[in-house]
RNA sequence: CCGUGCUAGGCGGGGAGCCAGCGGUGCCCUGUACCCGCAAUCCGCUUCAGCGGGGCUGAAUCCCCGCCCGCGGCCCGGAUGGUCCGAGGCAGCCCUCGGCGCGGAGCGAUGAUGGUCGGGUCCUGCGCGACGCCAACCCUCGAACCCGGUCAGGUCCGGAAGGAAGCAGCCGUAAGGGGGCGCUGGCGGGUGCCGCAGGAGUGCCUGGCCGGAGCCACCGGUUGAGGAAACGCUCGAGUCUUCCGCGGUCAACGGCGGGUGCGCGG
Numbered sequence: 001c002c003g004u005g006c007u008a009g010g011c012g013g014g015g016a017g018c019c020a021g022c023g024g025u026g027c028c029c030u031g032u033a034c035c036c037g038c039a040a041u042c043c044g045c046u047u048c049a050g051c052g053g054g055g056c057u058g059a060a061u062c063c064c065c066g067c068c069c070g071c072g073g074c075c076c077g078g079a080u081g082g083u084c085c086g087a088g089g090c091a092g093c094c095c096u097c098g099g100c101g102c103g104g105a106g107c108g109a110u111g112a113u114g115g116u117c118g119g120g121u122c123c124u125g126c127g128c129g130a131c132g133c134c135a136a137c138c139c140u141c142g143a144a145c146c147c148g149g150u151c152a153g154g155u156c157c158g159g160a161a162g163g164a165a166g167c168a169g170c171c172g173u174a175a176g177g178g179g180g181c182g183c184u185g186g187c188g189g190g191u192g193c194c195g196c197a198g199g200a201g202u203g204c205c206u207g208g209c210c211g212g213a214g215c216c217a218c219c220g221g222u223u224g225a226g227g228a229a230a231c232g233c234u235c236g237a238g239u240c241u242u243c244c245g246c247g248g249u250c251a252a253c254g255g256c257g258g259g260u261g262c263g264c265g266g
Base pairs, nucleotide, nucleotide: 001266002265003264004263005262006261009057010056011055012030013029014028015027020046021045022044023043024042034054035053036052037051038050063259064258065257066256067255068254072250073249074248075247076245077244078243079242081240082239083238085236086235087234088233090232092231094227095226096225097224098223099222100221102220103219104218106215107214114210115209116208117207118206119205120204121203122199123198124197125196126195127194128192129191131188132187133186134185135184137180138179139178140177141176147172148171149170150169155164156163157162
């Protein structure tokens, strides 16, 4: 060096997640790469970290190491937008009060604001009236006997003349009852287009006079103060989406360089 038979190794890898940790099942990336069984209220293991069974390949395109490139994931930071929560009380929105008098409406030469003199509304006193109640007054009823008058009959006293008491009836009346109520007296008040006198007061209404152009603040506007916190706004926390960073980390595929056996025969 050639031939042949083997062995280590290989027949996919990676990210996040899960886990004390490793690997797998499920997700994602890469891109094409033996088969079967197991597995999320998991499965198999322990740093040489899936397990069990079977198959192929096999020292190099294929295995191992280093460097480069870098899909993709994750982390960090920043920004945007959505959502949710908390806080604040600020140009908005909303409520209350005030100012201004710009616009509209209304009042005003049939005279505004204002000034002045009155009246009313309000208070006090004295009256008058109406109404109601009571009393008085009027009418009427009203007593078996124990109220009155008259007392038939009957009774009593008397020789007689005469006298007495007295029931019923009739008449009348007391207490009391009923009714009336014009006049009289007293009392009352959610009483009066009432009268007289005095007062208070300038709020409102109204009349006369003076005078001669404004008045008002209803709506809009504007401005100030206070309030409220649903919305808007501002700030902050959480979460999600999207984007960014000569940020960090892991890193597939790929590229380059290097490394790695044993037996037998010639």